The RNA shown here (transfer RNA) has 72 nucleotides and comes from a Candidatus Poseidoniales archaeon. RNAcentral holds the sequence, with entries from ENA. The source organism's lineage runs through Archaea, Methanobacteriati, Thermoplasmatota, Candidatus Poseidoniia and Candidatus Poseidoniales. The prediction has a mean pLDDT of 81. Rfam family: tRNA. The family's RNA type in Rfam is transfer RNA.

[in-house]
């Protein structure tokens, strides 16, 4: 160079076009205990950039970046 796949909370991840975007991890605060770990409850904290479709887009489409993969 050509072609496919893949970008979402700090990390990992769900999301067949419509509610407030899902869970675990983590962090912060209560709760339990004489303390601590365990638990339990609450809160924090994300849709790669632009752009077009559309009443509505994380979700489809074209463009850009970036990461795997194959070809060559």
């Nucleotide at each position: 160079g050509c072609g496919a796949g893949c970008g979402u909370a700090g990390u990992g991840u769900a999301g067949u076009g419509g509610u407030u975007a899902u869970c675990a991890c983590c962090u912060g605060g209560c709760g339990u205990u004489g303390c601590c770990a365990a638990c339990g409850c609450u809160a924090g904290a994300a849709c790669c950039c632009g752009g077009g479709u559309u009443c509505g887009a994380g979700u489809c489409c074209c463009g850009g970046c970036g990461c795997u993969c194959g070809c060559a």